[in-house]
RNA sequence: CGUGAUCAGGGCAAACCCACCGAGAGGCGGGGACGCAAAGCCACCGGUCCCAAGACAGCCAUAGGCCGUCCGGACAGCGGGGUUGCCACGA
Numbered sequence: 001c002g003u004g005a006u007c008a009g010g011g012c013a014a015a016c017c018c019a020c021c022g023a024g025a026g027g028c029g030g031g032g033a034c035g036c037a038a039a040g041c042c043a044c045c046g047g048u049c050c051c052a053a054g055a056c057a058g059c060c061a062u063a064g065g066c067c068g069u070c071c072g073g074a075c076a077g078c079g080g081g082g083u084u085g086c087c088a089c090g091a
Stems, first nucleotide, its partner, number of pairs: 001090004011036002016031003020027002034077001040083003044080003047075004054070003058066003
């Protein structure tokens, strides 16, 4: 550097359930295992999701409500990228 999960030590933990946090997406802890060779870490690019507050446009209306975009936020177990790393085999 490449290939992989055959070996050793093992690691993580989807759905679902419980408690808490959040407007929400979702997060965190416990239980639980569908899977994972980076399912370790980072929102840089694309993507998906959320829309309470703020900005703008539109509609209904004049109390306010609805809706779209942005801002903002979430996902690293959606893909790419960056970065670190265990073991085996090969060069």
A computed fold for a 91-nucleotide RNA from a Gammaproteobacteria bacterium, annotated as c-di-GMP-I-GGC riboswitch aptamer. The coordinates come from a structure-prediction model, not an experiment, and the mean pLDDT is 82. The model forms 95% of the base pairs in the Rfam consensus.